Predicted 3D model of RNase P RNA and transfer RNA as a complex of 455 nucleotides.
RNA sequence: CGACCAGAGUGGGAGAUCGCCGUGGCCCAGGCGGCCACAGGAGGAAAGUCCGAGCUCCGCAGGGCAGGGUGCCGGGUAACUCCCGGUCGGGGCAACCCGAAGGCACGUGCAACAGAGAGUAGACCGCCACCGGCCUCACGGUCGGGGGUAAGGGUGAAAGGGUGCGGUAAGAGCGCACCGGCGUCCUCGGUGACGAGGGCGGCCAGGUAAACCCCACCCGGAGCAAGACCAAAUAGAGAAGCGUUCGAGGGCGGCCCGUCCGAGGCUUCCGGGUUGGUUGCUCGAGACCGUCGGAGACGGCGGUCCGAGAUGAAUGAUCUCCUCCCGUCGCCGGGUGACUGGUGGCGGAGACAGGACUCGGCUUACAGCUCUGAUCGAACC
RNA sequence: GGCGGCGUAGCCAAGUGGUAAGGCAAGGGUCUGCAAAACCCUCAUCCCCGGUUCAAAUCCGGGCGCCGCCUCCA
Numbered sequence: 001c002g003a004c005c006a007g008a009g010u011g012g013g014a015g016a017u018c019g020c021c022g023u024g025g026c027c028c029a030g031g032c033g034g035c036c037a038c039a040g041g042a043g044g045a046a047a048g049u050c051c052g053a054g055c056u057c058c059g060c061a062g063g064g065c066a067g068g069g070u071g072c073c074g075g076g077u078a079a080c081u082c083c084c085g086g087u088c089g090g091g092g093c094a095a096c097c098c099g100a101a102g103g104c105a106c107g108u109g110c111a112a113c114a115g116a117g118a119g120u121a122g123a124c125c126g127c128c129a130c131c132g133g134c135c136u137c138a139c140g141g142u143c144g145g146g147g148g149u150a151a152g153g154g155u156g157a158a159a160g161g162g163u164g165c166g167g168u169a170a171g172a173g174c175g176c177a178c179c180g181g182c183g184u185c186c187u188c189g190g191u192g193a194c195g196a197g198g199g200c201g202g203c204c205a206g207g208u209a210a211a212c213c214c215c216a217c218c219c220g221g222a223g224c225a226a227g228a229c230c231a232a233a234u235a236g237a238g239a240a241g242c243g244u245u246c247g248a249g250g251g252c253g254g255c256c257c258g259u260c261c262g263a264g265g266c267u268u269c270c271g272g273g274u275u276g277g278u279u280g281c282u283c284g285a286g287a288c289c290g291u292c293g294g295a296g297a298c299g300g301c302g303g304u305c306c307g308a309g310a311u312g313a314a315u316g317a318u319c320u321c322c323u324c325c326c327g328u329c330g331c332c333g334g335g336u337g338a339c340u341g342g343u344g345g346c347g348g349a350g351a352c353a354g355g356a357c358u359c360g361g362c363u364u365a366c367a368g369c370u371c372u373g374a375u376c377g378a379a380c381c
Numbered sequence: 382g383g384c385g386g387c388g389u390a391g392c393c394a395a396g397u398g399g400u401a402a403g404g405c406a407a408g409g410g411u412c413u414g415c416a417a418a419a420c421c422c423u424c425a426u427c428c429c430c431g432g433u434u435c436a437a438a439u440c441c442g443g444g445c446g447c448c449g450c451c452u453c454c455a
Stems, first nucleotide, its partner, number of pairs: 001377003005373006012322007020041002022038006028031001043352001047363002050361005055223004062257004067219005072086005087101001088099004102214002107212002109208002124153002126149003130145006161179006180204001182201008227279004236270001238269005249261003272454002286305008325348010382451007391405003399435001407423005428444005
């Protein structure tokens, strides 16, 4: 210098003018009026609404089935499908990255095409002996038949352990040795996942659970248009269904049991009115700083601060200067050199996007730039 | 703002792990003197990007687009 990896941060600043919303104050002609002040006025994702909670209501919601979710280990947290640290597996030369990572020796299912055979396997080619015909003096060759064979070829994503020796007509875990993998037992290390080592066993048990399923654990429903209050206005003898001892309907959400409430009532349709205000609403698992504990996520303690609360929904526009970045043209330097520091002129670029009850995460979008740490390369010096 | 559903050719649509049916439309051909009808042929990024799997329209995750429902009173 180039390429690459990880982590953290920034997401322009100041001024002027014209506006917007909110809060407070003042004025009077009392109007959705005017004026003044504000150290009041969007984000790292406010987004997607994917998880987890707070909060509110449903009568604090019991049991079973069904359904949904999670799934290596330890920790963090209010909680989580999140985060931290580790284990194992995979990728990369490396820094480092990725992993929905329980179980297919419970059961069931699936595997198109190709191929002889696709899961208690399979003779297409090949190999091998036997029998028969033909050729040959013979060795042998060739054709056919019924057999043996999973070592070799071929098909496929996948062909039922690998290498070697023995064995055999040829072969084969058929026998043996080593290696791999599986089951089981023991020892050592670790909280644990697991790792290291050893003994025994049978020659081997394929893939797929983001297929049904099995195992373990968790899960009541709805959502601020939840919910509470005030005000205004209007037309329910409207229609249909169900039900009132045999119980409609509701709590209760897909079903059952159980339990409670339950009567001119419930459901649906049709029709009518309003389309206003207050509250919930922003002080909270809150932000920042310091310190202590911890490897870290995070936690304890102390101090300081209050930073939108609008409801058809505000936070904008223009101009000037500065800062940062890029390109180009100069000037002054450093260095043997590749290169590099400072400064000035001109031109250019500045994204993604915007609250709507509130938090903790995740995911996705994002111009340009900065800082820290690490790896690889060697064109140039 | 909250909740739910859908996306397959120009249009309507079937397929829910194994070569993407079918109808209408469009284009070409056969037939005909020319047409119509009939018959034959053609036309697919299964909304997009990743993952699981030998294999994905289908299963899982993320994104994009479209549609529907939800105020109060009596």
Rfam match: Bacterial RNase P class A. About the family: Ribonuclease P (RNase P) is a ubiquitous endoribonuclease, found in archaea, bacteria and eukarya as well as chloroplasts and mitochondria. The family's RNA type in Rfam is ribozyme. Its mean pLDDT, the model's own confidence on a scale to 100, is 78.